[in-house]
Context: one part of a larger RNA
């Protein structure tokens, strides 16, 4: 050294299962005061559904009585119109005639009476129609008995269940049909957003100004500032004057500051409302007279995927203001916003209207209704919960380990104010300062989700030293001992119990000493399986609920066979 056999499990990110954790589509099941339906329940109407007494209200129509008081006024005056006569009793054939009442008249009063009419209000009856409460009937219509009777059922006797005929019971309700209004997780369909240095939880979402933005224009970030969802009939248009703020000096009451005068200085002031540009010719500040805060257009521009968004000179009308040239199609500008579709409103008959006229209807023009604010707005209308869970996918994306990074974390060094009685430096060492390590908690999200099995313990270990014992030096504020501090040194060693799953940790008893660390937080195809981390079930909390909890509690499947590379035993062969 080859070869065999046997072994052990450290490696092939071993094998199994297209990861169940996480995050991303998409299902399911479950809950509710998420939507929108719906059995089911219940409200009314109409039908099935017929008689017959009647007693309230009330509409309409007949008829009948003749009610109806302020005062004054014969006196209980309901309006209105017409009114000079009307009625009775005697006698007569009648014509007439006698008498009785009553009003005309005067009087009262806002209105005047006898008598006719036509009416209102009151009241009784009468028919009609509606309502509404209680009530009786039977044949519908139910419903329920049975020792009535039939069917089933036969020689003969008996008898259950159905089924019908008969009685009794209810009863025009109930019950069933259409319609309808409530209720309605009982059931069924779906909705519950995005962005995010992983999701969730907070925050955000349009528009406007600055910075970032790298002197064109544009430019992200959960970069750093702040606004706005209007105002204003003047804070619009013209013409005409006008100059502000500070500070200095002077001046009654007058003070830091009220008004006045000079002066400097220059826009620092002001502008409806953030910033930023801008503005004295003022666009800022006053006054006059005023609606251009006009209808119809529009040559070109700028911006721009789109669709929107800006600026526009100039022509035609007809207007203001100015003596006039002129200037006005709102405001110093840049923010004050909402497509489409539906619906409302005014205009338009010289815009269409369906055989024709006409109409609804629709078109054009103008205008109104959206915190469609997730603001280019899926719908008029929409929350949750899954550990009972299940598919596609992703290491484009967490949790475990590696890895980079090194704030944090742990060592060291330097500066040397102080402290050490005196003496910065025996030992110490502030305010700072620079490294080093990869043991801590993070940060990235680079290998791995068609799977790198996770904390502790147990086994068996192996390296580093920033060195806990044993060893050797140097200083000592080292007398000796016993310490402190610094330096070499990894060869060995570095405990046993109690309480916890503990790792830590306190505790007890020992020791020369019970050093730190790292090996995928070493080790689970080595073993365990107490924690964490499914199903089951409770406590507290927390949510209406389903159900939650880096809250707690019981309880809870750890895969028989080594192919390779490693590593160990034996054994045979070659070499030496």
């Nucleotide at each position: 050294g080859u070869u065999g056999u046997c072994c052990u499990a450290g490696g092939a990110c071993a094998a199994a299962a297209a990861g169940a954790c996480c995050c991303c589509g998409g299902g399911a099941g479950c809950u509710u005061u998420a939507c929108u339906g719906u059995a089911g329940c219940u409200u009314g109407a109409c039908a099935u559904u017929u008689g017959c007494a009647g007693g309230c209200u009330u509409u309409u129509u007949c008829u009948a009585a003749c009610u109806g008081u302020c005062g004054a006024g014969a006196a209980u005056a309901g309006g209105a119109g017409g009114g000079a006569c009307c009625u009775c009793g005697c006698c007569g054939c009648a014509a007439g005639g006698c008498g009785g009442g009553g009003g005309u008249c005067a009087g009262u009063g806002g209105a005047a009476u006898a008598c006719c009419u036509c009416u209102c209000u009151u009241u009784g009856g009468a028919a009609u129609g509606a309502g509404u409460g209680a009530g009786c009937a039977u044949u519908a219509c139910u419903u329920u008995u049975u020792u009535a009777c039939c069917g089933c059922a036969a020689a003969a006797a008996u008898a259950u269940c159905c089924g019908g005929u008969g009685g009794a019971a209810g009863a025009a309700c109930a019950g069933u049909g259409u319609c309808u209004g409530g209720u309605g997780g009982g059931c069924a369909g779906u909705u519950u957003a995005a962005c995010u240095g992983g999701g969730g939880a907070g925050g955000u979402u349009g528009c406007c100004u600055c910075c970032u933005a790298a002197a064109g224009u544009g430019c992200a970030a959960c970069g750093g500032a702040g606004g706005c969802g209007u105002g204003c009939a003047a804070a619009g248009g013209u013409u005409g004057g006008c100059u502000u703020a500070g500070c200095g000096c002077g001046g009654a009451c007058g003070g830091a500051a009220a008004u006045c005068g000079c002066g400097c200085u220059a826009u620092a002031a002001g502008u409806g409302c953030a910033a930023u540009g801008a503005c004295a010719u003022a666009a800022g500040c006053c006054a006059g007279c005023u609606u251009g805060a006009c209808u119809g257009c529009g040559a070109g521009a700028c911006u721009u995927a789109c669709a929107a968004g800006u600026c526009g000179a100039g022509c035609a009308g007809g207007u203001g203001c100015g003596a006039a040239a002129g200037c006005a199609g709102g405001u110093c500008a840049u923010a004050g916003u909402g497509a489409u579709c539906c619906u409302g409103c005014g205009c338009u008959c010289u815009c269409u209207c369906a055989g024709u006229g006409g109409u609804c209807a629709g078109g054009g023009c103008g205008u109104a209704g959206c915190u469609u604010a997730a603001c280019g707005a899926a719908u008029a209308a929409a929350a949750g919960c899954u550990a009972c869970c299940c598919c596609g996918g992703g290491g484009a994306u967490a949790a475990c380990a590696g890895g980079c990074u090194g704030a944090u974390c742990g060592c060291a060094u330097c500066c040397a104010a102080g402290c050490g009685u005196c003496c910065a430096c025996a030992g110490c060492g502030a305010c700072g300062a620079u490294g080093c390590g990869g043991u801590u908690u993070g940060g990235c999200a680079c290998c791995u989700c068609g799977a790198u099995g996770u904390c502790g313990g147990c086994u068996c270990a192996u390296c580093c030293u920033a060195g806990c014992g044993c060893g050797g030096a140097g200083g000592u504020g080292g007398a000796g001992a016993a310490g402190c501090u610094u330096c070499c040194a990894a060869g060995c060693g570095u405990c046993g119990g109690g309480c916890u799953g503990u790792u830590c940790g306190c505790c007890c008893g020992u020791u020369a000493a019970a050093a730190g660390g790292g090996u995928a937080c070493g080790c689970g195809a080595g073993c365990u399986g107490g924690g964490u981390u499914a199903a089951g079930a409770a406590c507290g909390u927390c949510g209406u609920g389903a159900g939650a909890c880096a809250g707690u509690u019981c309880g809870g499947u750890c895969u028989c066979u080594a192919u390779c590379c490693a590593g160990g035993a034996c054994a045979a062969c070659c070499g030496u």
Annotation:
This is a predicted structure of a 576-nucleotide part of an RNA (large-subunit ribosomal RNA, domain V) from Candidatus Levybacteria bacterium RIFCSPHIGHO2_01_FULL_36_15. NCBI's taxonomy places the organism under Bacteria, Bacteria candidate phyla, Candidatus Levyibacteriota. The full RNA is in RNAcentral, with records from ENA and SILVA. Its mean pLDDT, the model's own confidence on a scale to 100, is 81. Its Rfam family is "Bacterial large subunit ribosomal RNA".